[in-house]
RNA sequence: AGGAUGAAGGGUUUGAUCCUGGCUCAGGGUGAACGCUGGCGGCGCGCCUAACACAUGCAAGUCGAACGGAGAAAGUCCUUCGGGACAAGUAUCAGUGGCGAACGGGUGAGUAACACGUGGGAACCAACCCCCCGGACACGGAUAACUACUGGAAACGGUAGGUAAGACGGGAUAAGCUCGGGAGAGGAAAAUCCAAGGGAUGCCGGGGGACGGGCCUGCGACCCAUCAGGUAGUUGGUAGGGUAAGAGCCUACCAAGCCAACGACGGGUAGCCGAUGUGAGAGCAUGAACGGCCACAAGGGCACUGAGAGACGGGCCCUACUCCUACGGGAGGCAGCAGUGGGGAAUUUUGGACAAUGGACGAAAGUCUGAUCCAGCGACGCCGCGUGAAGGAAGAAGUCCUUCGGGAUGUAAACUUCUAAGAUUAUCGAAUAAAGGCCAUGGGGGACCAUGGAGCUGAAGGUAGAUAAAGAAAAGCCCCGGCUAACUACGUGCCAGCAGCCGCGGUAAGACGUAGGGGGCGAGCGUUGCCCGGAAUUACUGGGCGUAAAGGGGACGUAGGCGGUUAAUCAAGUCAGGUGUGAAAUGUCACGGCUUAACUGUGGAAUAGCGCUUGAAACUGAAUAACUUGAGGACACUAGAGGAAGACGGAAUUACCUGAGUAGGGGUGAAAUCCGUAGAUACAGGUAAGAAGGCCAGUGGUGAAGACGGUUUUCUGGGGUGAUCCUGACGCUGAGGUCCGAAAGCUAGGGUAGCAAACCGGAUUAGAUACCCGGGUAGUCCUAGCCGUAAACGAUGCUCACUAGGUGUGGGUAAGAAAUAUCCGUGCUGAAGCGAACGCGAUAAGUGAGCCGCCUGGGGAGUACGUCCGCAAGGAUGAAACUCAAAGGAAUUGACGGGGACCCGCACAAGCGGUGGAGCAUGUGGUUUAAUUCGACGCUAACCGAAGAACCUUACCAGGGCUUGACAUGGAGAUAAAGAUAUAGAGAUAUAUUGGAUAUUACGCAAGUAAUAAAGUCUCACACAGGUGGUGCACGGCCGUCGUCAGCUCGUGCCGUGAGGUGUUGGGUUAAGUCCCGCAACGAGCGCAACCCCUGCUAUUAGUUACCAUUAUUAAGUUAGGGACUCUAAUAGGACAGCCGUCGACGAGACGGAGGAAGGAGGGGAUGACGUCAGGUAAUCGUGCCCCUUAUGCUCUGGGCGACACACGUGCUACAAUGGAUAGGACAAAGGGAAGCGAAGCUGAGAAGUGGAGCGAAUCUCAUAAACCUAUCCUAAAUUCAGAUUGUAGGCUGCAACCCGCCUACAUGAAGCUGGAAUCGCUAGUAAUCGCAGGUCAGCCAAACUGCGGUGAAUACGUUCCCGGGUCUUGUACACACCGCCCGUCACGCCACCCGAGUUGGAGACACCCGAAGUUGGUAUCUGGAACCGCAAGGACCGGAGCUAACGAGGGUGGAGUCGGUGAGGGGGGCGAAGUCGUAACAAGGUAGGUGUACCGGAAGGUGCGCCUGGAUCACCUCCUUU
Repeated sequence: AGGAUGAAGGGUUUGAUCCUGGCUCAGGGUGAACGCUGGCGGCGCGCCUAACACAUGCAAGUCGAACGGAGAAAGUCCUUCGGGACAAGUAUCAGUGGCGAACGGGUGAGUAACACGUGGGAACCAACCCCCCGGACACGGAUAACUACUGGAAACGGUAGGUAAGACGGGAUAAGCUCGGGAGAGGAAAAUCCAAGGGAUGCCGGGGGACGGGCCUGCGACCCAUCAGGUAGUUGGUAGGGUAAGAGCCUACCAAGCCAACGACGGGUAGCCGAUGUGAGAGCAUGAACGGCCACAAGGGCACUGAGAGACGGGCCCUACUCCUACGGGAGGCAGCAGUGGGGAAUUUUGGACAAUGGACGAAAGUCUGAUCCAGCGACGCCGCGUGAAGGAAGAAGUCCUUCGGGAUGUAAACUUCUAAGAUUAUCGAAUAAAGGCCAUGGGGGACCAUGGAGCUGAAGGUAGAUAAAGAAAAGCCCCGGCUAACUACGUGCCAGCAGCCGCGGUAAGACGUAGGGGGCGAGCGUUGCCCGGAAUUACUGGGCGUAAAGGGGACGUAGGCGGUUAAUCAAGUCAGGUGUGAAAUGUCACGGCUUAACUGUGGAAUAGCGCUUGAAACUGAAUAACUUGAGGACACUAGAGGAAGACGGAAUUACCUGAGUAGGGGUGAAAUCCGUAGAUACAGGUAAGAAGGCCAGUGGUGAAGACGGUUUUCUGGGGUGAUCCUGACGCUGAGGUCCGAAAGCUAGGGUAGCAAACCGGAUUAGAUACCCGGGUAGUCCUAGCCGUAAACGAUGCUCACUAGGUGUGGGUAAGAAAUAUCCGUGCUGAAGCGAACGCGAUAAGUGAGCCGCCUGGGGAGUACGUCCGCAAGGAUGAAACUCAAAGGAAUUGACGGGGACCCGCACAAGCGGUGGAGCAUGUGGUUUAAUUCGACGCUAACCGAAGAACCUUACCAGGGCUUGACAUGGAGAUAAAGAUAUAGAGAUAUAUUGGAUAUUACGCAAGUAAUAAAGUCUCACACAGGUGGUGCACGGCCGUCGUCAGCUCGUGCCGUGAGGUGUUGGGUUAAGUCCCGCAACGAGCGCAACCCCUGCUAUUAGUUACCAUUAUUAAGUUAGGGACUCUAAUAGGACAGCCGUCGACGAGACGGAGGAAGGAGGGGAUGACGUCAGGUAAUCGUGCCCCUUAUGCUCUGGGCGACACACGUGCUACAAUGGAUAGGACAAAGGGAAGCGAAGCUGAGAAGUGGAGCGAAUCUCAUAAACCUAUCCUAAAUUCAGAUUGUAGGCUGCAACCCGCCUACAUGAAGCUGGAAUCGCUAGUAAUCGCAGGUCAGCCAAACUGCGGUGAAUACGUUCCCGGGUCUUGUACACACCGCCCGUCACGCCACCCGAGUUGGAGACACCCGAAGUUGGUAUCUGGAACCGCAAGGACCGGAGCUAACGAGGGUGGAGUCGGUGAGGGGGGCGAAGUCGUAACAAGGUAGGUGUACCGGAAGGUGCGCCUGGAUCACCUCCUUU
């Protein structure tokens, strides 16, 4: 320089936010398994569990060219037909002998090790193969086989005879071999084949090489320290033995070493690697297949043979198991290939072939080969292909949805045309064999190669492939609430079920189930398990520790880590070049081969690391020489509650004594226990004792921390400052370790005034194991010794350096009083910066460096077990199972507080009158009933819906009826309909009789006939009607309530990471977020106010039915007249803090005054912000969904809604003299009236009747207002009060007053004498009191409701308290918001765990005893022998058995440790919609809380001592900020 490669987050804690933090998801992978489904092919892969047990077959043989022996057949020829010869001693065969069997194949149990990986090393071996040098002379005796006899069931043998070799033996020879210091000594052999030529193959000795192996070693790679000490052949030496070879490898002796916090020893787990998966990488996880190494072959031990083995398909022994047996004895080892059983979620055929590749043997042909090559089974994985293509409706049917119009499935199908991958059939048909074998020729030193020839060899397989024919014939699985692509209907109703996390389901479920539709992938798709990722959630890359988890209580100091300035040297680290290694495969790049791909071939590049080598010298290091700034020392000065010991003093408390004195004292919210007439308390004097140190005193001082406070003496540690000198890096930190370490507590001995756990009383209380009170013991104090913990806190480790200021204060320095400067300490404020925020900010929580400690979700738990320490209490270290999806920090908005500040309201207070007691009315609950229809339930249900339940209403009950219906629309047919009468019936209803119409057209002179039509009626069938049936928690609308409270918000800007804040807070003011001022805000909206109505004053206009001053007139505003007045009803005016004064900030405004009908909103009404209460209403109405359909609809009669032991609410009337009764007299307003109000008159005692003038109303009428006034009587009593109840007689309405109306008259004359706890209304024309009217309505249960006027008060000091509300602020663990949250015991169920008398099992050590096979040593007993010597006897020599010594698998005995299983019982823990007791915590949580410790208590907990603020509130002090 170019190229390549290359990193995503989401859900879930909250009302919301930011942070911390866990859980969880999306990706990739798999030797997989499971569910549903399944067309084809290629390439791979296939017991992960029981290294559990194995039937059967096969998996290692081969060589006759090493040897003796046995010994065919085809065929040919001959024949005496019996046979013989050749083939042929050929093929073949057991045995002797050689080579192989130690390879190949399997498995991963063991192994934490030089087993493996990588890099080195020296003291070795090596059959077969290659090269080189040399040799092979002459002999010998045996033994299998075989034959005979013989034992045994078998396996397997025995005896005699007898034979060969390349088997065996010695002799000769002997080098460069071996031994030896040397002289010297020792030690070998085999032949076979042929065409007989020489060759070929072998044999022996020696040297070298190659391949392979043995041994040593640096480095690397798991977990546990709750494994901390281990080791006796152990470590080293000497000598000997042993081995192929070094070595304690073995033995004897000597020495006492060796390993270990850089983790020895022990325990657990595990074959290691190349690589594989994942990841951006660093890493993390894995070690199937393929390849390298190791280990193992039923569990153990042992050697033999051999080049090589401590030998998978060899041997011996022990053990376990299986099999055979004639019971004497034998046989066996699939972790080779198939296969079987078993185990398991789970893993294949008892296949073919040696054609290829490779291996063993052979001279070769060849034989053998479950290695291998192929096939079979399995979607187990990867890859490829197909299940068709084109056309085909404004779109079939079916299905689903629907707003009923339609939409979707959907060009999808059908249908038409076409193609033919796969399957089928037929024909053809490989490559793999370019090799090998045989023969020949040629070349080469040889291994061997080349050429030519004939003919031979294919398991897969008639497969791949090619051609042709006919022919559309093969799709599923999962998902659709968010994450996460994809939506509706029905069913279900916290059920059934789903679920990875959050979470769905309790009658409208996009989350369950089904269907339609859709999304994704596709011969697969989902689920489950496991790994990596996301997870920066162990952080090397790449995290943290003030409050979230996390700084050790403090210091000293060991190892270790880190370390100032200068110079030169070395080159260990470091860097650079070269080189060796880093196997192949894999991965990567390029190019190839199968039609492509998967798969595969060739080549390249790359590769951490390690070794060797050459160089560089900045940095680190090493060693050297120096330096002074870090550190330390000397000198001078200095502050201090620093520490230890001794001495002394005063105030107070208590006790005792004395005096004086009398009835109380003490204590509390209030009391009591208690003390006191035996003289207390209070007062005075005296004596004694112990403890503690007032004022000074201070965010003052000292100390490492804990901590330290009267005065003084002695001893003693550390710090600060100043100016010079000295040493010369001597430094920092600090795992272990050591020391110090509040309070409580412990041991021993003292001491004890006060205080005071426990304890005892008294109170409080539902209780009170507490808070309060009276007592009171340990303890508190001293001495000596333990303990070793605290909120041991600045919740902030130590050291060093750097980075704005300002302002206090303690101690120094500069001649230093001040200003100023500077050093050390100690506070506050604050720039930059940091921080999640709060906040920190030169005393850092900033910027850096060094070292140590600690954290990794909450609970379980600082618990259990183990270990160490302690006299004990206990401390230190410190888990897991199980369980949850959070736990948590900071800040925000609300709500709340038995927190604070301010303010308001008939909220309290001050008053007046009530309710609660009585009777009655009425509503409700309850009860009752056939039914007593339904709704409303604190305020905000209860004279409420209902402004009128005798029938009706009416929804309820009983009984009688109807079924397209009482009511609507549509179809067909018929017919007028309404009405009237009669009969039956409780009625609905049924039957009969009667009644009688219009239009158009056609025909007809007309009468009329026929048809059609409208309205109505009837009949029939179906769509449908109908429902006061359900859901107000599916809704609309309307309403109540907070509350006529003053609030609620928005836009833009600004502040904050954000929720959010600001505005809207603050100072004033108001009824008011009303207004003014100030202000990072400026404006605006909904509310407030105003606009509207009534009322109070005036004016103008207008006068009928209203009015009447003046003039007439009348019984009368009756009439004429008038338009002045009242009034009516329209329009105007009027009030605005406008004027004056005072206060206030010259403001807003407030107070007072004047004027005025009215004065500070004049009074009243209408008007109700954002919202709250899932408030109320499905029975006003409307309405989704669900339900009923000869009934849950419709209709009729009767009943019920009116019941009545009782409870509550709202009222009326009273209890009387401020009254009652009688008589007379006066004054309203506002309303109503035609199916109506109804006058006068008359009748009645009255209700009322009669009557019918007038009036759709300022005309007529309801209609006499009453309280009041005047007069009389009643005189304190259940009455001349009160009127309930009941009787009788009437009146009215109405089809009808029995259940169940109102009214009248007469009679009757109940309770009640002012109302317990408690509670309601009202602030002026109000309360209180008096009547009038209206609506509803036939009538009325109205004493209710809605209005109207008459008469007409009292009181408010004030805001402490109760209730409600508003604003600001504070705390909060609340947010369903205090009717909140929440703690512990107890009871019940389930789960895991700990202890536990014991019991049972495993593995591993140790001690002792026994001891197989085998090896080694010894051997005096028995015994064998061919080789050599010897004529022989015999000798030499070599053995065997037995015995014996050592080692030795294993077995036995014993004690100890360790790890499990189980265990009566005991213990706490966790979890579990509605259990019990209390109320500990969160607000000042009602006694502030927490903490260490001690005691006590059903439980939370209480109390003592010390400590903390992570305490509210108020006050004070100090400091700071602004002015």

This is a predicted structure of a 1523-nucleotide RNA (small-subunit ribosomal RNA) from a Thermotogota bacterium.
The coordinates come from a structure-prediction model, not an experiment, and the mean pLDDT is 84.
The same sequence occurs in records of 2 taxa.
The sequence is in RNAcentral, with records from ENA and SILVA.
Taxonomically the source falls in Thermotogota (Bacteria, Thermotogati).
Rfam family: Bacterial small subunit ribosomal RNA. Its family is annotated with ribosome and structural constituent of ribosome in the Gene Ontology.